[in-house]
RNA sequence: AGCCUAAUUCUGCCUGCAGAAGCGGGGAAACCAAUUUAGGGGCGAAUUUCUCUCAAGAAAGGGACAUCUCUCAGUUCUAGCCCGUCAGCUAACCUCGUCGGCAUUGAGGGGAGA
Numbered sequence: 001a002g003c004c005u006a007a008u009u010c011u012g013c014c015u016g017c018a019g020a021a022g023c024g025g026g027g028a029a030a031c032c033a034a035u036u037u038a039g040g041g042g043c044g045a046a047u048u049u050c051u052c053u054c055a056a057g058a059a060a061g062g063g064a065c066a067u068c069u070c071u072c073a074g075u076u077c078u079a080g081c082c083c084g085u086c087a088g089c090u091a092a093c094c095u096c097g098u099c100g101g102c103a104u105u106g107a108g109g110g111g112a113g114a
Stems, first nucleotide, its partner, number of pairs: 002102003008021006022098006032088001039086001040083004047060005061078005068113005
């Protein structure tokens, strides 16, 4: 100089709080759709199958990697948390979040398009 993530910027002021913009999530009609104890559902890429004595491993699918999109190749991840018997889609409307973690001369490569 940068990367993952919605998670950044600006303003005010009582200087650590408030507001706004941007980005992101949830709830919520009609119409349509559907099947609730084996409970059900949400955020997220983070699911499924097989092997296996446990542990763990393999594969498929999905995600990330230096202007933007696609693609080839290489590397890498596939977690965790929440609601609390309850929520399909869903206009108006209502409401919430804006954290945290990395990186240093390199595959930070090739091709095509914009």